[in-house]
Model confidence (mean pLDDT): 81 of 100. Predicted 3D model of a 72-nucleotide RNA (transfer RNA) from a Bacillota bacterium. NCBI's taxonomy places the organism under Bacteria, Bacillati, Bacillota. Its Rfam family is "tRNA". Rfam classes the family as a transfer RNA.

RNA sequence: GCCGCCAUGGUCAAGCGGUCAAGACGCAGCCCUCUCACGGCUGAAUCUGGGGUUCGAUUCCCCAUGGCGGUA
Numbered sequence: 001g002c003c004g005c006c007a008u009g010g011u012c013a014a015g016c017g018g019u020c021a022a023g024a025c026g027c028a029g030c031c032c033u034c035u036c037a038c039g040g041c042u043g044a045a046u047c048u049g050g051g052g053u054u055c056g057a058u059u060c061c062c063c064a065u066g067g068c069g070g071u072a
Base pairs, nucleotide, nucleotide: 001071002070003069004068005067006066007065010025011024012023018055027043028042029041030040031039048064049063050062051061052060
């Protein structure tokens, strides 16, 4: 250089055209407890950036950025 794959809350991670963007850990509040831990309930926090397609994009296409792998 060329080819391929990946990018979603603090971390892991499902979703692959219309979901309130699922879930786990973590965090905050409440309940429980003499207190802590455990347990229960509730809550906050997410689609890498820019264009395009579409009535509608996290999802499809293009470019960029970053990461991983292959190849000479």